[in-house]
Molecule: RNase P RNA; transfer RNA
Organism: Thermodesulfobacteriota bacterium
């Protein structure tokens, strides 16, 4: 210089003047002024895990979710970091992860054969007057079929082959070192048994009681506390309890449905937190752990904006200093920690390839 | 706000690992004087979109999009 890869940041600013939620103070109180303060990196999807709160604290057993190399991190995870182990790339750097030698089930079409092996060419070897044909055998190295064909490759050996036998590499079994582990590495033995697919069922192994801020809590209102239908009242309907069973507690003007009436109002839960920022130490790292400091929206589902000027970015037109358009995604509703998706433009940082220059 | 479902031809739908049935519609042809009815042919290159898993995906897994449906109290 071009091109590439990981990783992190900002996402218009500044001022007027017009509106709007909220809180807090004043006034002359059906109102109005003042003063403050008012979106996001994803506030979104609601995909996951948490904290809260209620549900009589939730025991055992089957089902049925989840998540899947290790080791750590963390409230907890389906995240995150570092390592392993296959794969892809020149590389920097990405992607992928239990088990197919427990069963079972599938593997269309093709193909001789789709997993108890087999034999359509083809090679051998007998026989039939036989190089070409017919019959019996062998064999599985080579063609052929398919996404996939029963260890690869090479040498002996063979009638021709073949793990038949040997040498390397792959597989398994057993030990040995070295690692906290996943594993690596090595040495003995085995002639090869065990094809793919668990994002088929299923097996290992860890983990999960349900609902959820419309949870929950206290206050007002309001009337037809109505009807009909079923199930039950101690031999027990229903509920704690989510699908099932035991167990256990609860249990009678009872519970379920459908139909129909009222009523849909205030307070709270409601923002001080697993908190945000600096230094500081500890760890490769994710994180942790001390000090300082900071208060930072909260509603009715409804505010958080419009203009104007200046100033920057970007595009685009010409008379080269002007003009004219444009600055995304998107918008809190208990609350936090991740994942996904989206998203104009811009900047930093480490790396890596290739080429030229000294 | 939370919870739950559904997406296949214009429209209602079968299909749940092996290459997308039917019926109305629409088109075109046979019949008919002409229309309808009847016959007969056609009519989904992309199963809401993107990955991916598999030899092969409407179907199985992720992730998005678009719709629909259900909620409190007295109780």
């Nucleotide at each position: 210089a071009g091109g590439a890869g990981c990783g992190g940041g900002c996402g218009c600013a500044u001022g007027a003047u017009c509106g709007c939620g909220c809180a807090g103070g004043c006034c002359u109180c059906c109102g109005g002024c003042c003063u403050g303060u008012g979106a996001g990196g994803a506030a979104a999807g609601u995909c996951c895990g948490g904290a809260c709160u209620c549900c009589g604290c939730a025991g055992g057993g089957c089902a049925g979710g989840a998540u899947g190399g290790u080791u750590c991190g963390u409230a907890a995870c389906a995240c995150g970091a570092a390592c392993c182990g296959g794969g892809g790339g020149u590389g920097a750097c990405c992607c992928c992860g239990g088990g197919a030698a427990a069963g079972u089930g599938c593997c269309a079409c093709a193909g001789a054969a789709a997993a108890c092996a087999u034999a359509c060419c083809g090679c051998c070897c007998c026989g039939g007057c036989a190089u070409a044909c017919c019959g019996g055998g062998g064999u599985a190295a080579g063609g052929g079929u398919g996404a996939a064909a029963a260890g690869g490759c090479g040498a002996g050996g063979u009638a021709a082959g073949a793990g038949c036998u040997c040498a390397c590499c792959g597989c398994c079994u057993u030990c040995a070192u070295g690692g906290u582990g996943a594993c690596a590495u090595g040495a003995a033995g085995g002639g090869c048994a065990g094809g793919g697919c668990a994002a088929a069922c299923c097996c290992c192994a860890u983990c999960c009681g349900g609902a959820g801020c419309a949870a929950g809590a206290c206050c007002a209102a309001a009337u037809a506390g109505g009807a009909a239908a079923g199930c039950a009242u101690u031999u027990g309907a229903g509920g704690g309890c989510g699908g099932c069973c035991c167990g256990u507690c609860c249990g009678a003007c009872g519970c379920u449905u459908u139909c129909g009436g009222g009523u849909a109002g205030g307070u709270u839960g409601c923002a001080c937190g697993a908190g945000g920022u600096g230094c500081c130490g500890g760890g490769c790292g994710a994180c942790c752990g001390g000090c300082a400091u900071c208060c930072u929206a909260g509603a009715g589902a409804a505010a958080u904006g419009a203009u104007c000027a200046u100033g920057a970015c970007c595009u685009c037109c010409c008379c080269c200093g002007g003009g004219a358009g444009g600055u995304a995604c998107a918008g809190a509703a208990u609350c936090c920690g991740g994942c996904u998706u989206a998203c104009a433009g811009c900047c930093c940082g480490c790396u890596c390839c290739u080429u030229c220059u000294u | 706000u939370g919870g739950g479902g559904u997406g296949u031809c214009g429209u209602c739908a079968a299909g749940u690992g092996g290459u997308a049935a039917g019926a109305c519609a629409c088109g075109g042809g046979c019949c008919u004087u002409u229309g309808g009815a009847g016959c007969c042919c056609g009519c989904a290159u992309c199963c809401g979109g993107a990955g991916g898993u598999u030899c092969g995906a409407a179907u199985c897994c992720u992730c998005c999009c678009a719709c629909c449906c259900c909620a409190g109290c007295c109780a």